Background
RNAcentral holds the sequence, with entries from ENA. Bacterial RNase P class A from Rhizomicrobium sp., 389 nucleotides, folded computationally. It matches the Rfam family "Bacterial RNase P class A". Rfam links the family to the GO terms ribonuclease P activity, tRNA processing and dimeric ribonuclease P complex. Rfam's curators write: Ribonuclease P (RNase P) is a ubiquitous endoribonuclease, found in archaea, bacteria and eukarya as well as chloroplasts and mitochondria. Rfam classes the family as a ribozyme. The coordinates come from a structure-prediction model, not an experiment, and the mean pLDDT is 76.
[in-house]
RNA sequence: UCAGAUGGCUGGAUGGCCGCGGCGCCGCGCGCGAGCGGGGCGUCGAGGAAAGUCCGGGCUCCACGGAGACACGGUGCCGGCUAACGGCCGGCGGGGGCGACCCCAGGGAUAGCGCCACAGAAAUGACACCGCCUACCCCUCCGAAGCCUCGGCCUAGGAGGGCGGCAAGGUUGAAAUGGUGCGGUAAGAGCGCACCGCGUUCCCGGCAACGGGAGUGGCAAGGCAAGCCCCACCGGGAGCAAGACCAAAUAGGGACGGCACGUAAUCCGUUUCCGGAUAGCCGUCCGGGUAGGUCGCGCGAGGCGUGCAGCAAUGCCCGCCCCAGAGGAAUGGCCAUCCAUUCCGCGCAAGCGGAGGGACAGAACCCGGCUUACAGGCCAUCUGACGCC
Repeated sequence: UCAGAUGGCUGGAUGGCCGCGGCGCCGCGCGCGAGCGGGGCGUCGAGGAAAGUCCGGGCUCCACGGAGACACGGUGCCGGCUAACGGCCGGCGGGGGCGACCCCAGGGAUAGCGCCACAGAAAUGACACCGCCUACCCCUCCGAAGCCUCGGCCUAGGAGGGCGGCAAGGUUGAAAUGGUGCGGUAAGAGCGCACCGCGUUCCCGGCAACGGGAGUGGCAAGGCAAGCCCCACCGGGAGCAAGACCAAAUAGGGACGGCACGUAAUCCGUUUCCGGAUAGCCGUCCGGGUAGGUCGCGCGAGGCGUGCAGCAAUGCCCGCCCCAGAGGAAUGGCCAUCCAUUCCGCGCAAGCGGAGGGACAGAACCCGGCUUACAGGCCAUCUGACGCC
């Protein structure tokens, strides 16, 4: 210098004018009042994702005597952090990259069931299409040597076939029953041996996942659990339109009093008698609910700056700060200068002039994560290549 890797920060700045929302203070106008309207000053007023609403919690109400089992859902290497998590940190194992570094839905396949398309001989009680072999057994033919009646018989051997042996090589596939080499054999084969892989026993290191070593087995034990399943752990439901309080008008309910009215009906107290109650209207009072209002509602797992412990996530101490609130919803617009930046023109260049636009996006109960969107700029650490010393 070029090409990359990882982590983090920022997300236009300043000023002027006009405007919007919350809170506080001070006037003004209207109203008997509760209050309503408007003004001035001060102060505060979006985000790193406010988003998706995916996961975890706070808070609230409902349900619930305790414990367990079953069902259902979720999570899934190990250790740690945390209020909690499917999050984060540090490790382990596997895979990728020359490397910095990145990726992994990463428990169990000798508990059982199921599946393995197409192709292929064969896809799990593994198998035999091509191929390899003829040692052993049988058949046909040829046949040195040998034998004889000279044309045959027949040994070794050869050719072909049968019965067979094999799984090295070829072929198919995502996957073919350990791999490489030597020996061995008729040809072969863990058949034997060495190394590697795998299983298993012991020892050592590590909290653990796991790693290393020594022995041993002799290949037996294919893959899929984002198929059922098994194992371990976790899980009550609904959500701020949660929920709490105050409380009109109208309608309906209850209590008391008054009026009306047949003493008719029904009911009660023992049938008659007698007594009481019920249904209508008015007044006063009470209670439930609606509209409406108030709270919930922002001092919090809070922010900033140091220090300490820790590899880190994170925890603790100290100091400082108060930092939007809301209700269908304020946080905006214009101008000037600057900042980067794109295009055009001029210029060898530094630069000058003109024009354009300034990413994604918008709180609504709150918090911790994850995921997704994002123009441009900046910082730190590290890797590779080339060059120079």